Background
This is a predicted structure of a 73-nucleotide RNA (transfer RNA) from Tindallia californiensis. The RNAcentral record of the sequence draws on ENA and Rfam. The coordinates come from a structure-prediction model, not an experiment, and the mean pLDDT is 82. Lineage of the source: Bacteria > Bacillota > Peptostreptococcales > Tindalliaceae > Tindallia. Its Rfam family is "tRNA". By type it is a transfer RNA. RNAcentral records the identical sequence in 2 taxa.
Formats: sequence, C1' cells, structure tokens
RNA sequence: GGGGAAUUAACUCAGCUGGUAGAGUGUAUCCUUGACGUGGAUAAAGUCGUGGGUUCGAGUCCCUCAUUCCCCA
Repeated sequence: GGGGAAUUAACUCAGCUGGUAGAGUGUAUCCUUGACGUGGAUAAAGUCGUGGGUUCGAGUCCCUCAUUCCCCA
C1' cells in the first nucleotide's frame, strides 16, 4: 500500500426481508432468612463507535473517519 472482519446497556452477546432495540451476567429496591447466601418480584441503565447520505421510516443500505483483529504485498 491492497483486501476482509468486528464496533449495540457496566460486561458477554442477539437483533430475520429496513418498520422505531432485547437477553444473560452485574447494579438498585422489595419479598424470602435469625443473618449471609440461594431463590422470587420490580426497576434503572443505549445519541446502536464518529460524521454525512438514501428513504415516509436506518442498529440494518451507501460513503467518510476512528479503534481492534486477520490475510496479501
């Protein structure tokens, strides 16, 4: 220099054919216990890596940039 993959909650990851974002773990509160743990209930937590574009509508499609990894030279 060329090509490819990944980036979504604090962490690990889903998210179909574009239709308005979820799970597990963790955290907080409550119940349960003499207490801790286990178990149960509820809740909070996301500008979906950045900036643009297409579209009635983008996590999803296109472009740019950033970071990490792999391959070729």